[in-house]
RNA sequence: AGAGUUUGAUCCUGGCUCAGGAUGAACGCUGGCGGCGUGCUUAACACAUGCAAGUCGAACGUGAACCAGUAGCAAUAUUGGGGAAAGUGGCGGACGGGUGAGUAACACGUGGGUGACCUGCCUUGCAGCGGGGGAUAACGAGGGGAAACCUUCGCUAAUACCGCAUAGGCUUACACUGAUGGGAAUGGUGUGGGUAAAACUUUGGUGCUGCAAGAGGGGCCUGCGUCCGAUUAGCUAGUUGGUGAGGUAAAGGCUCACCAAGGCGAUGAUCGGUAGCUGGUCUGAGAGGACGAUCAGCCACACGGGAACUGAGAAACGGUCCCGACUCCUACGGGGGGCAGCAGUGAGGAAUAUUGGGCAAUGGGCUAACGCCUGACCCAGCAACGCCGCGUGGAGGAUGAAGGUUUUUGGAUUGUAAACUCCUUUUGUGGGGGAAGAGUGAGGACGGUACCCCAAGAAUAAGUCACGGCUAACUACGUGCCAGCAGCCGCGGUAAUACGUAGGUGACGAGCGUUAUCCGGAAUUAUUGGGCGUAAAGCGCCCGCAGGCGGCUGUUCAAGUCUGACGUGAAAUCGCUCGGCUUAACUGGGCGGGGUCGUUGGAAACUGAAUAGCUUGAGGCAAGGAGAGGGGCGUGGAAUUCCCGGUGUAGUGGUGGAAUGCGUAGAUAUCGGGAGGAACAUCAGUGGCGCAAGCGGCGCCCUGGCCUUAGCCUGACGCUCAGGGGCGAAAGCGUGGGGAGCGAACGGGAUUAGAUACCCCGGUAGUCCACGCCGUAAACGAUGAACACUAGGUGUGGGUGGGUUCAAAACCAUCUGUGCCGCAGCCAACGCGUUAAGUGUUCCGCCUGGGGAGUACGGCCGCAAGGCUAAAACUCAAAGGAAUUGACGGGGGCCCGCACAAGCAGCGGAGCGUGUGGUUUAAUUCGAUGCAACACGAAGAACCUUACCUGGGUUUGACAUCAAAGUAGUAGUGAAACGAAAGUGGAACGACCCUUCGGGGAGCUUUGACAGGUGCUGCAUGGCUGUCGUCAGUUCGUGUCGUGAGAUGUUGGGUUAAGUCCCGCAACGAGCGCAACCCCUAUUGCUAGUUAUACGUGUCUAGCGAGACUGCCGGUCUCAAACCGGAGGAAGGUGGGGACGACGUCAAGUCAGCAUGGCCUUUAUAUCCAGGGCUACACACACGCUACAAUGGGCAGUACAAUGGGCAGCGAAGGGGCGACCUGGAGCGAAUCUCAUCAAAGCUGUUCGUAGUUCAGAUUGUAGGCUGCAACUCGCCUACAUGAAGCCGGAGUUGCUAGUAAACGCAGGUCAGCCAUACUGCGUUGAAUACGUUCCCGGGCCUUGUACACACCGCCCGUCACGUCAUGGGAGUUGGUAACACUUGAAGUCGGUGACCUAACCGCAAGGAGGGAGCUGCCUAGGGUGGGGCUGAUGACUGGGACGAAGUCGUAACAAGGUAGCCGUACCGGAAGGUGCGGCUG
Repeated sequence: AGAGUUUGAUCCUGGCUCAGGAUGAACGCUGGCGGCGUGCUUAACACAUGCAAGUCGAACGUGAACCAGUAGCAAUAUUGGGGAAAGUGGCGGACGGGUGAGUAACACGUGGGUGACCUGCCUUGCAGCGGGGGAUAACGAGGGGAAACCUUCGCUAAUACCGCAUAGGCUUACACUGAUGGGAAUGGUGUGGGUAAAACUUUGGUGCUGCAAGAGGGGCCUGCGUCCGAUUAGCUAGUUGGUGAGGUAAAGGCUCACCAAGGCGAUGAUCGGUAGCUGGUCUGAGAGGACGAUCAGCCACACGGGAACUGAGAAACGGUCCCGACUCCUACGGGGGGCAGCAGUGAGGAAUAUUGGGCAAUGGGCUAACGCCUGACCCAGCAACGCCGCGUGGAGGAUGAAGGUUUUUGGAUUGUAAACUCCUUUUGUGGGGGAAGAGUGAGGACGGUACCCCAAGAAUAAGUCACGGCUAACUACGUGCCAGCAGCCGCGGUAAUACGUAGGUGACGAGCGUUAUCCGGAAUUAUUGGGCGUAAAGCGCCCGCAGGCGGCUGUUCAAGUCUGACGUGAAAUCGCUCGGCUUAACUGGGCGGGGUCGUUGGAAACUGAAUAGCUUGAGGCAAGGAGAGGGGCGUGGAAUUCCCGGUGUAGUGGUGGAAUGCGUAGAUAUCGGGAGGAACAUCAGUGGCGCAAGCGGCGCCCUGGCCUUAGCCUGACGCUCAGGGGCGAAAGCGUGGGGAGCGAACGGGAUUAGAUACCCCGGUAGUCCACGCCGUAAACGAUGAACACUAGGUGUGGGUGGGUUCAAAACCAUCUGUGCCGCAGCCAACGCGUUAAGUGUUCCGCCUGGGGAGUACGGCCGCAAGGCUAAAACUCAAAGGAAUUGACGGGGGCCCGCACAAGCAGCGGAGCGUGUGGUUUAAUUCGAUGCAACACGAAGAACCUUACCUGGGUUUGACAUCAAAGUAGUAGUGAAACGAAAGUGGAACGACCCUUCGGGGAGCUUUGACAGGUGCUGCAUGGCUGUCGUCAGUUCGUGUCGUGAGAUGUUGGGUUAAGUCCCGCAACGAGCGCAACCCCUAUUGCUAGUUAUACGUGUCUAGCGAGACUGCCGGUCUCAAACCGGAGGAAGGUGGGGACGACGUCAAGUCAGCAUGGCCUUUAUAUCCAGGGCUACACACACGCUACAAUGGGCAGUACAAUGGGCAGCGAAGGGGCGACCUGGAGCGAAUCUCAUCAAAGCUGUUCGUAGUUCAGAUUGUAGGCUGCAACUCGCCUACAUGAAGCCGGAGUUGCUAGUAAACGCAGGUCAGCCAUACUGCGUUGAAUACGUUCCCGGGCCUUGUACACACCGCCCGUCACGUCAUGGGAGUUGGUAACACUUGAAGUCGGUGACCUAACCGCAAGGAGGGAGCUGCCUAGGGUGGGGCUGAUGACUGGGACGAAGUCGUAACAAGGUAGCCGUACCGGAAGGUGCGGCUG
């Protein structure tokens, strides 16, 4: 510090995700030791048990056990000691410890104030401590009660209580004084009143009282800081202030009476939600963000709520009273309780420890002290929960052991790893010693611990996660979109480095992963540090209060600002540094850091404030100017429609074509007259005006703004603008008019599969006017307003000055509008560019992934339609912008092709052949499936082939190699018999090579390795092939341009069959293609010639050459390429044909030609055999053959080829048969012989006469022939007989441009034969047509649009149906919560009363003073009733939404998306949507 992910690729925007750090954690696997820390985050849920606050006998009275003495035999009595225990009294239980429920607050933090206050214990100082009194608990006696406890009587003490005395002091009242100007206050002086005390003692002291002060602690007040929500905007009645009183330690509406009507709030009151605050912690470069465990400070709370008492201090965790809930005891009458102290229990939860030891240390309470108490604390226990440290050995050790894994079988790897040798002993084990922590004598829980020494012995000690990319680390097997993984992208559908396992490797290591949460990365809320033309984002426009900002020159002040000093910012933490534990963690010392803080001194540039000025910003005056600026009232002509009349006759109108409509009742057309409404052609213009919306005939009236010119005046009066106000197209709404044309809805006609549309005929609201609403638009420059600055060029509107002229126009300068181009600069690019999207300043508005959604709910506005404001759950990993390359378009341009057109012949109809689908079957083996499968693999299925089926056999096998063992009448041949055959069987015959003579090889048998497979995967492959397409394309190097993908080159102008060539050009060259080189053919020369020929010979065969190159001439052209015409020539512009197929596309075809990875099979999916099947047959398609006839059929005669084949072959002559064929066997491995007289159409003659025929030949019968082991399933041929459909073929569709089509035959391969009408070749005869490129199909180039990139067979919208999920509404139902009204009202303070009770004081007494019980008033916790507010859950039904594989209906959008799309609005429609009106160009 970045990375992955939107795309075919790119740049950008933008979200999601990852790598880091952290944790009071939890879970999974694993686990040796030690040190230091940490440990209920959930139920402030409920708690059994024990402990957590007592202490003082030197304040006081009792006084048990026990000891001693005396008396007594003893029991016992008594004296002294002793001091348990309870009590009175004092101090402490307000600290320490826990928790975070409440609290958004002076609660906390920070800085101040307190002249408005308090303070026990402690310290200092001053002054005192005299003399009396009355009670009471304990105790004793009695009574009640289950208990808790209560009650009556009696006794008693004090440092308990109460008078009195004293008063330096304090306090109170009054008087005087009063800092020099006067008054007041603090103060000073004086007089009067009031006010204290306690004793104990070891005789040292301690304690007590009053006052003053200190220290420490607290109370109160206050500036500033301190979360979210405006879908909470108004809140407030003791409320705000005053006067007086009460109350408090103390100011104060703190409380009360009266008076006034204030106080708070957009700088966010009130309300709602959430939350203890801080030092700090985590993270971050920082600024920040998140958090507030442990430790420390503060606050709050102590079962929920209320209240006071005591006290220096409490509204009191382990006190009291009351109410409530819960729980326990009970004798049912009544009582007890409060772990958010330490342990512990239950519950909740993913989850958090011992009912431990000790007061030795530190600290606290009491005490004179000893001491007692202390779950504070110090320790130990449990937990890898965290941090830190250590170890699980070290060195050597190659046959690179074995084993594992893998393999191309050679090896590689695990791996110096192990074994083995030598060594060490941290840790652990055993044994021995043994602390510090303790002051001042003793006293140590930890602890026989830390630490030290010795001994034996490598001994006691390694896992977890990952290994597709991000991200370090790869192979094998298993699995087969299954099981599973996954943080994101994504893996898995038979070769998975992504699942599971193994080996290996990587990372970390007593841990490692996962999950959760926070910060970071995220500049992804942007102060540092972002944006708003098109990505999300400028309010439709204007005015304008608050607010923010503000021109030039002085002076003053010092609020902001800058700076010095001082104070404070607790400690801990953090940084640096120095120390202590063996090190580290941990810990101690020092220094530093930390602020919107306070006080004080200073500076005066800038901002601010005050003041004095200025004119350039702004405004005013004057003179001119242009204009569809606005409002009102008039008025004009053209056109449409309607009405009346004339002429006139059959149509008109409308469309792609029609129809509905109108018209013989006279339309349309035409002429004249009239009515009425709306809009204003031409001028007219990226012309004008207006803030925007918007504004267009002409005239008049009223009225706003703008521009120019030269001066004068005011003197910053300015800019922007949250809220607020006004204006605001169209549609729409209300009331009343108006209504010509147009025209949602609606009706009809068409179109269509349908057509709720597009087209046509009608047509209502509306469009128009007046008044009032609405307040929205793609209200757009998708660009807020203002000001300043920053090259130019060129149009155009309105001025002014110059210039010139008779007057103008040019031309120059300048101001102000409005356009285009363009430099710098900016921008992701497109583009913007003085009219900025450049450079700056000020202010406002707005944005923060897509969807859900501009929606729901709430609020405000509206008559309504609706508008404004505006979420969440859930869901996705994208959504998006610009540009690029392709592909595509029912976009455009140019150009090709038997592509169309022009022709010829066909196919599609018939019969038959063949192939395919389908069906059938035991099997009908398999593959090929649009073009580019279907007479294709198959250039030959009766058996074989053969892969299929049925049945019968074999199992190292029909075939190959190796090893081991065996075999000598062995290998081989193989009779009889059985069998359908395979085979079983085995008589009989009977070998070979080498040899050192032992044997070996070959063979055979057996066993084991293995063979075999037309089994699967062509989507694992090689090779080969098809197709686009013989189309003219496809790329590269260097350079240049672009951020980049890419572009350029290859585009352009010509030309060509061609990216062929020429010219031009930021390109210059080059590769693969094109062409040429190769073969055949046409002409010719030469050479040779066996078999051709009777012989020369050459027209034949073979070979080598020549020839054709736009070379020549003319024309056209850029005088380039080239084209057109001509000459010559056998051939002319590629002469004709072939081979040859660029980069690539189709996961095209083929595992069944072959090869091959992997998988599967192994007495079977192998192999052998017999028979069957591949030949089935309702049907459909494809390729063909033969025909339908007279351009023909039959018969007779007669002519002319070429290519080829031949030894298991072709087979002559001759003979036989009607014929197929038979016989025969010459010749020939072929220019010789033969198929083969080689042909047929053709030609000549004759017949048939338009008919299902003398056409056509299917089908069938009979008889034959041939091949072959074998023609039944299932061959071909012959003869005779039979004689079906068919009379030229619907929609549609194929081939062909010349020796071509068409017609005619011949040959060959395969092959025993053949279902060949197929295929491959060969020759014979031999046409027609092409105007042309509009259209169909395919292709090429350029360009354009795109939401496509699996690329239009693309993408994609909405309804409906089904499932899941979250959510809104909903008659309601049911909780929570804070207030309010009324009512009731415990305890308790305060007040009233107090006839009852009453020790201390007064009084001789009576009595009084004082106090109290009781009763009562105000307040009030809680309860009850009521209507509302806010909020949650739930709810029949219902609304839309999201997601889901293949559902249904259509086709709305993306191309001109087939009606351009979109925005607002209105109406309509199953749905996308359609239409009207206005707007936008995206």
This is a predicted structure of a 1482-nucleotide RNA (small-subunit ribosomal RNA) from an activated sludge metagenome. It matches the Rfam family "Bacterial small subunit ribosomal RNA". Its mean pLDDT, the model's own confidence on a scale to 100, is 84. RNAcentral holds the sequence, with entries from SILVA.